Source information:
Predicted 3D model of RNase P RNA and transfer RNA as a complex of 426 nucleotides. It holds a member of the Rfam family "Bacterial RNase P class A". By type it is a ribozyme.
RNA sequence: AGAGUCAGCUGGACAGUCGCUGGUUCGCCCUCGGGCGAGCGGGAGGAAAGUCCGGGCUCCAAAGGACAGGGUGCCAGGUAACGCCUGGGGGGCGGAAGCCUACGGAAAGUGCAGCAGAGAGUAGACCGCCCGUUUACUUAGGUAAUCGGGUAAGGGUGAAAGGGUGCGGUAAGAGCGCACCGCGCGCGUGGUAACACGUCGUGGCAAGGUAAACCCCACCUAGAGCAAGGCCAAAUAGGGAUCCAUUGACGUUGUCCGCGUUGGAUCCGGGUAGGCCGCUUGAGGUCGUUGGUGACGACGACCCUAGAUGAAUGACUGUUCACGACAGAACCCGGCUUAUAGGCUGACUCUCAAU
RNA sequence: GGCUGAGUGGCAGAGUGGUUAUGCAGCGGACUGCAACUCCGUUAACGCCGGUUCGAUUCCGACCUCAGCCU
Numbered sequence: 001a002g003a004g005u006c007a008g009c010u011g012g013a014c015a016g017u018c019g020c021u022g023g024u025u026c027g028c029c030c031u032c033g034g035g036c037g038a039g040c041g042g043g044a045g046g047a048a049a050g051u052c053c054g055g056g057c058u059c060c061a062a063a064g065g066a067c068a069g070g071g072u073g074c075c076a077g078g079u080a081a082c083g084c085c086u087g088g089g090g091g092g093c094g095g096a097a098g099c100c101u102a103c104g105g106a107a108a109g110u111g112c113a114g115c116a117g118a119g120a121g122u123a124g125a126c127c128g129c130c131c132g133u134u135u136a137c138u139u140a141g142g143u144a145a146u147c148g149g150g151u152a153a154g155g156g157u158g159a160a161a162g163g164g165u166g167c168g169g170u171a172a173g174a175g176c177g178c179a180c181c182g183c184g185c186g187c188g189u190g191g192u193a194a195c196a197c198g199u200c201g202u203g204g205c206a207a208g209g210u211a212a213a214c215c216c217c218a219c220c221u222a223g224a225g226c227a228a229g230g231c232c233a234a235a236u237a238g239g240g241a242u243c244c245a246u247u248g249a250c251g252u253u254g255u256c257c258g259c260g261u262u263g264g265a266u267c268c269g270g271g272u273a274g275g276c277c278g279c280u281u282g283a284g285g286u287c288g289u290u291g292g293u294g295a296c297g298a299c300g301a302c303c304c305u306a307g308a309u310g311a312a313u314g315a316c317u318g319u320u321c322a323c324g325a326c327a328g329a330a331c332c333c334g335g336c337u338u339a340u341a342g343g344c345u346g347a348c349u350c351u352c353a354a355u
Numbered sequence: 356g357g358c359u360g361a362g363u364g365g366c367a368g369a370g371u372g373g374u375u376a377u378g379c380a381g382c383g384g385a386c387u388g389c390a391a392c393u394c395c396g397u398u399a400a401c402g403c404c405g406g407u408u409c410g411a412u413u414c415c416g417a418c419c420u421c422a423g424c425c426u
Base pairs, nucleotide, nucleotide: 001351002350003349004348005347006346007345008344009343010342012320013319014318015317016316017315018314020043021042023040024039025038026037027036028035029034045326049337050336052335053334054333055332056331057225058224059223064257065256066255067254069221070220071219072218073217074088075087076086077085078084089103090101091100092099093098104216105215109214110213111210112209126155127154128151129150130149131148132147134145135144136143137142163181164180165179166178167177168176182205183203184202185201186200187198188197189196190195229277230276231275232274239268240267241266242265243264244263248262249261250260251259284303285302286301287300288299289298290297291296321324356425357424358423359422360421361420362419365379366378367377373409381397382396383395384394385393402418404416405415406414
């Protein structure tokens, strides 16, 4: 200098004027609930998004039992909890920094594998190789054809064909035998564990793939959602018709048990009015000390930082720069995912050049 | 704001791991004096991006679009 990897920060700045929104103080009016005016300080995000997970909160008959259903899936830890995060193990990719990983069980059972191919699952003889029979030819060595066997070394098909290499062995072959490698089981050592290692023992090799197919194993799991729900106030009057039913119907998950309420559904007709709370002080933030490899935890000090309900956060002017991306709260929080112009910082890897 | 469901040729609509049917429409031909009807042939599709698998419309995840319900 170039190429690349990882982690983090930022998301125009400053000043003035006029608005919008909710809070607070003061003054005035007043039907005592509000209105008006003035001052003061507050007012979108890293994703506020998707609503994909987890939790708080709320309702309910505490949510109990059985069977279904759903989810998660290497190990250990963190957390309120998680499908998230951290650290580690196995596997894969890369030359490296580093990245990715739904990664339990296929010797419990069932299913599936189109086409091609001889054979697709206790497999298989199409070509080839070997042995034998018969026939033909013959230069008498054999060659070609036929039939019956043997054979998984070689060819060919396929995504996938029942360990690999070598030596022995054989008619030709074959874990048939042996050595090494691989694999399974056992034992030992290290590690909390996943797992790793071994002059160790043992098995001649069986038990192919697929569980984001059914399934098995382990663990978790009621349902609904702030339009939840609560309070105040008005109304749901009086009626008509049809149907179902009393072991019924409704209520609150799929079914049953258990539990609560007492008729229910549809149509006609009649009638209405909204307001307040929930609402932002919270698993909160900043700084410091400290434990831990880390996620994270403990302690101390300080801070309060949007809360609307037709729904605010805007407009103009001036200066300046690198001329501004994705996009905007609606009960709250922890994650994940997706979108995102430009700028800044730190750590690391490789290549080339110079000293 | 919250909760559900669905995307397959131009239109409708089956298929749920192994070449995506079928009808209407379109195009070409036959029949006809010319057409219609009818018959024959033919073009054209799994919303998008990843993953699992030998193989994905189908199974899993993320994104986009559309529809419905709750005041």